[in-house]
RNA sequence: UCUUUAUCGAGAGUGGUGGAGGGACAGGCCCUGUGAAACCACAGCAACCAGCUCGACAUUUUGAGUCAGGUGCUAAUUCCUGCUCGACAUUGCCAAGUGCGCGUCGGGGAAGAUGAGGA
Numbered sequence: 001u002c003u004u005u006a007u008c009g010a011g012a013g014u015g016g017u018g019g020a021g022g023g024a025c026a027g028g029c030c031c032u033g034u035g036a037a038a039c040c041a042c043a044g045c046a047a048c049c050a051g052c053u054c055g056a057c058a059u060u061u062u063g064a065g066u067c068a069g070g071u072g073c074u075a076a077u078u079c080c081u082g083c084u085c086g087a088c089a090u091u092g093c094c095a096a097g098u099g100c101g102c103g104u105c106g107g108g109g110a111a112g113a114u115g116a117g118g119a
Stems, first nucleotide, its partner, number of pairs: 001119008013042005021031003025082004043074003048070002051066006078111001083108006090101001092100002094097001
């Protein structure tokens, strides 16, 4: 870097260094000199993997519990939307329709993030 798969409406922050950006991208909307990013220290959350215990299946798969070793995470639902389908609504548009646009809700997807496996 590519790929497979699971999850993404919950949860959890202080201090030091630093000194202007940050929330992946685009649009929006936010955060930020009452101090952004990044780094460090300590603290915390969660339970994907590993470990341990008990069970199921009957062949190395699976359920529950436990622990906290390896990751991860600690503003806002992945902050919202992005493509598509459906329902409802509509003071907009003209081509006057089974139209387009806009809005709300819902389904699926894309993209992204994280874990675990593979190349």
Molecule: SAM riboswitch aptamer (S box leader)
Organism: Malonomonas rubra